Predicted 3D model of a 591-nucleotide part of an RNA (large-subunit ribosomal RNA, domain I) from a Candidatus Margulisiibacteriota bacterium. The full RNA is in RNAcentral, with records from ENA. The coordinates come from a structure-prediction model, not an experiment, and the mean pLDDT is 82.
[in-house]
Context: one part of a larger RNA
């Protein structure tokens, strides 16, 4: 020096465990000037951090639940509590300063001010409460150049502003990449940025499809189908209808016509005052813009108006007067609908669920092992409960649960009922040289974009520029275009559900088990790095119970040796198990 055996050190793999994650399902889904989200600073008797809370500061009030201890780890001190505390839930009060931050400023958590009222002072000072940003809706008061007016100003009042994990709509919009290079193309209308909204959003009741049969708003899924197509016909991109399901819901306006009102224009003894007859009235008439009410809403065309036919017409009022007719308004009763769409407010009552909870069977059985029984042996019992967890090892009967059955003063919520609200109670048929049915629109040209479709034979949709219709004997579409045929009615609007997502709550798992699972099981978006945007860790386990080692010895201490606790201390806090590399000691063999 090597090899081997044994005993240790060092190290932290493995095994076992789980407080934490992950996925799925269901529930639920906005907050904010009444000051949010998020923070700073405070707040405890002794209190640094975390948690809670806000100068009423680990809390205050009230209504419910609950029933014995409590003062969020430990310790000391001191308190509270069956006159019901701590704790759990509903509602309320307080809620410093910053932050949209909003009296002005500002290097966030700070500085400075004005007005009114109050406290205070001899008087200043000082303190307290409230108000004071901007834009906007409506109303009113004022008010220039400039006469009326308008702009502007002021007061009151309404709303907005900001946040939010993903989902949604819109505007804007890359490149890496692929094409084995690269430019059309692709990545991709993706990422990013901006604006807007909701619990969903968007879409939506055919100027749609289809094909000679027909369907009948939208959305989502399956299929059609990697098909038809498109494509430096490269790489690639890539439908639709039919069919099968989920869900299911339809409506309101513009216009014609009638009436009323405002303003303007015009105007006379004519016109008008619902009609007929008779009487009467005089700024009443006519026209236009606008506003309001009625009317009306579709393609088998529909509606208005006029005329005619048939039908209805309870009561009261009004239309200059009387009579008759007509029109119109109100209303009882009947019928219908309804506030989460198509119009809208509230009260009462029942009910479902949510936000605390309550009751709930059967061995404190005997013996053995053990530190400890739930293990083993023997004997019983319950079961709509033998899911699961805990208890000194593996418990149906020890505890919590489970199973089953109940429960809300308050707040919210579902579905009903009543009051209530609204509508309707007259229309319908026929005829017509009448009127209306969404215009800088449809469409065309040029330039672009979207459609699976790259300009192509390129329909369809959107529109920057230019041109520019028709009016039901009308217009659009059916993939250039024309005819025929079929089908639908643009240029106004609203609309639940089926669908998307997961900040959050609950449950479950042929999901992980500390180099895994979230970056984060642990005081983690922390420590640390970076000027900054940003990057971003490591780190779990004594024991059943601290019983956490009194006392003695060595030592300055660290550490150790006794003693003691414990089943165990080679479980001693550097603490479960404790592999390997690596380092020692003892012994044996070889060189």
């Nucleotide at each position: 020096g090597g090899c081997g055996u044994a005993u240790g050190g060092a190290g932290g793999a493995u095994c076992c465990c789980u407080u934490g994650g992950c996925a799925c399902a269901c529930u639920c889904g906005c907050u904010g000037a009444a000051g949010a989200a998020g923070g700073a600073c405070g707040u405890g008797g002794a209190c640094a951090a975390c948690u809670g809370c806000g100068a009423u500061a680990a809390g205050c009030c009230u209504c419910g639940g609950g029933g014995a201890g409590u003062c969020g780890a430990g310790u000391c001190a001191g308190a509270c509590u069956u006159u019901g505390a701590u704790c759990c839930g509903g509602g309320g009060a307080u809620u410093u300063c910053c932050g949209a931050a909003u009296g002005g400023g500002g290097a966030a958590a700070c500085c400075c001010u004005u007005g009114u009222a109050g406290a205070g002072u001899a008087a200043u000072a000082u303190c307290u409460a409230c108000a004071a940003a901007u834009c906007u809706u409506c109303a009113c008061c004022u008010g220039a150049a400039u006469a009326c007016a308008u702009a502007g100003g002021g007061u009151g009042u309404u709303g907005a502003a900001a946040g939010c994990a993903a989902c949604c709509c819109a505007g804007u919009g890359a490149a890496u990449u692929g094409a084995a290079a690269c430019a059309u193309c692709u990545u991709a209308g993706u990422a990013g940025c901006u604006g807007g909204a909701g619990g969903a959003a968007a879409c939506g009741a055919a100027a749609u499809c289809a094909a000679u049969u027909g369907a009948g708003a939208u959305u989502c899924c399956c299929u059609u189908a990697g098909u038809a197509g498109u494509g430096g016909c490269g790489a690639g991109c890539g439908a639709a209808a039919c069919g099968g399901g989920a869900a299911g819901a339809g409506c309101c306006u513009a216009a014609a016509c009638c009436u009323g009102c405002c303003u303007c224009a015009u105007g006379u003894c004519a016109a008008g005052c619902a009609u007929g007859c008779a009487a009467g009235c005089c700024u009443u008439g006519u026209g236009a813009c606008g506003c309001a009410g009625g009317g009306g809403u579709u393609g088998u065309a529909g509606g208005a108006u006029a005329u005619a036919g048939c039908g209805c017409c309870g009561u009261g009022g009004u239309g200059u007067u009387g009579c008759a007719u007509c029109a119109u308004c109100a209303u009882a009763a009947g019928c219908a609908a309804g506030u989460c769409a198509a119009a809208a407010a509230a009260u009462c009552u029942g009910u479902u669920c949510u936000u605390a909870g309550c009751a709930u069977a059967a061995g404190a059985g005997c013996g053995c092992u053990g530190g400890a029984a739930a293990g083993c042996g023997c004997c019983g019992c319950c079961a709509u409960a033998g899911c699961g967890g805990g208890u000194g090892a593996u418990a149906g009967c020890c505890c919590c649960c489970u199973u089953u059955g109940c429960g809300a003063a308050a707040a919210g919520u579902u579905c009903g009922g009543a009051u209530c609200u609204u509508g309707u109670u007259a229309g319908u048929u026929a005829u017509a040289u009448u009127c209306c049915u969404g215009a800088g629109u449809a469409c065309c040209g040029c330039g672009g974009g979207a459609c699976a479709c790259g300009u192509g034979a390129a329909a369809u949709c959107c529109u920057g520029c230019g041109g520019g219709a028709a009016u039901c004997u009308g217009g659009g579409u059916g993939g250039a275009c024309c005819a025929u045929c079929a089908u639908c009615c643009a240029a106004g609007g609203c609309u639940a559900a089926a669908u998307a997502c997961g900040u959050a709550g609950u449950g479950u798992g042929a999901c992980c088990g500390a180099u895994a699972g979230u970056g984060g099981a642990c005081c983690a978006g922390u420590a640390c790095c970076g000027u900054g945007a940003g990057g971003g860790a490591a780190a779990g386990g004594u024991g059943a119970a601290a019983a956490g080692a009194a006392c003695c010895c060595c030592g300055g201490g660290a550490g150790g040796g006794g003693a003691g606790u414990g089943a165990a201390a080679u479980a001693g806090a550097a603490c479960g198990u404790g592999a390997a590399a690596c380092c020692a000691u003892a012994c044996g063999c070889c060189u």